[in-house]
Formats: sequence, structure tokens, C1' cells
RNA sequence: UCAUCGAGACCGGCUGAGGGGCAGGCCCUGAGACGCCGGGGCAACCUGUGGGAGAUCACGCAACUCCCGAAAAGGUGCCAAGUCCUGCGGGAACUAAGGUUCACCGACAGAUGA
Repeated sequence: UCAUCGAGACCGGCUGAGGGGCAGGCCCUGAGACGCCGGGGCAACCUGUGGGAGAUCACGCAACUCCCGAAAAGGUGCCAAGUCCUGCGGGAACUAAGGUUCACCGACAGAUGA
């Protein structure tokens, strides 16, 4: 810089009090959280693989780009809750207003991959 982020996937051992970034909420947690180790799994970003299209070319092939599928051997990642929700700006509906609601739009921040 680009892409994706409402899907999916848990057991055992060690340890022992916190954890979900912050704030507010709401949750998880001695029926052991967080963390570490081992095993298992999910997924399809990269790699590899089948098919199609484009572009290139005089033509064909290869390389390149895009689309669709299957897989899980390799490189990562992930396995409470949407990135747990909100936070900044806007929209829609309801409301006299304050306000409430929403798989609404965008921004910021973050995560993962290339």
C1' cells in the first nucleotide's frame, strides 16, 4: 500500500486470579479465567491443484490478470460473544421533546494476510 473482518472451529496437562486494548456497558471466570505446553480442529490469505475467461502474440504455448470449484501436503492465521456493543460524522423510523431503535453509510482505531 492492497484485500478481508455478522461464517467456521476444543480437549488434555501445568499454573492459580484475573480476562475481554482504553472509557462506559455487557460478559467470561476457583464447575479454574489469562498465560504456557501437547494434541485436535476451522479456514482458504499465500503456495500447490482442476476448469473457464481476458489480455499479449502473426498464430499457438508459457508467463500475466480475473472468475468458479475441490483439497488440506507446505507457509501463516484462527478456534467465547460481530473486531462482544457503543465512542467521531451522517442517514432512516418512532417521539411533543429529551431520547429510543437499526445486520444503514462513512471515518478513526485495531486484527489477519499478501